RNA sequence: UCCGUUACAGGGUAAACCUACUGUGAGGUAGGGGCACAAAGUCACGAGUCCAACAGUCCAAAAUAGGGCGAUGGAUAGUCGGACUACCGAG
Repeated sequence: UCCGUUACAGGGUAAACCUACUGUGAGGUAGGGGCACAAAGUCACGAGUCCAACAGUCCAAAAUAGGGCGAUGGAUAGUCGGACUACCGAG
């Protein structure tokens, strides 16, 4: 000097919940609030979960309602994997 693990230091983010706004909804944004997180930084690429569901199909049916599956679209990065980036650095 470089790489780099755990400490240390500086810190960072912000769960549930409450309020306001927004969206059909899942959810999102902002303020409050702290459960937790060494990538809980960014990205919907794969999967999972959630929302809305065309055509249709199944269940239930006296009838009307109703419920399930559904191409597809959307959400979730604090569900997992993946990609990219990143502070400190005693011993």